[in-house]
């Protein structure tokens, strides 16, 4: 240098054009309990990596950048 895949919530991941983007696990606060844990009910938290571009409409398709992870010289 070239190729390929992947970036989404504190972690793990789903979702591959149109619904308020969504789960588990974590964290908060209430309930339970003599306290806790478990279990139950509810919150909060997201610039969907960054910039165009298509398109009525982009988290999703195209291109470039960044960054990871693999490959081939």
């Nucleotide at each position: 240098a070239c190729c390929u895949u992947c970036a989404u919530a504190g972690c793990u991941c789903a979702g591959g054009g149109g619904a308020u983007a969504g789960a588990g696990c974590g964290u908060c606060u209430g309930g339970c309990u003599a306290c806790g844990a478990a279990c139950c009910a509810g919150a909060a938290g997201g610039u969907c990596g960054c910039a165009g571009g298509u398109u009525c409409g982009a988290u999703u398709c195209c291109u470039g950048c960044u960054g990871a992870a693999g490959g081939u010289a």
The RNA shown here (transfer RNA) has 73 nucleotides and comes from uncultured Sporichthya sp.
It matches the Rfam family "tRNA". About the family: Transfer RNA (tRNA) molecules are approximately 80 nucleotides in length.
NCBI's taxonomy places the organism under Bacteria, Bacillati, Actinomycetota, Actinomycetes, Sporichthya.
The coordinates come from a structure-prediction model, not an experiment, and the mean pLDDT is 81.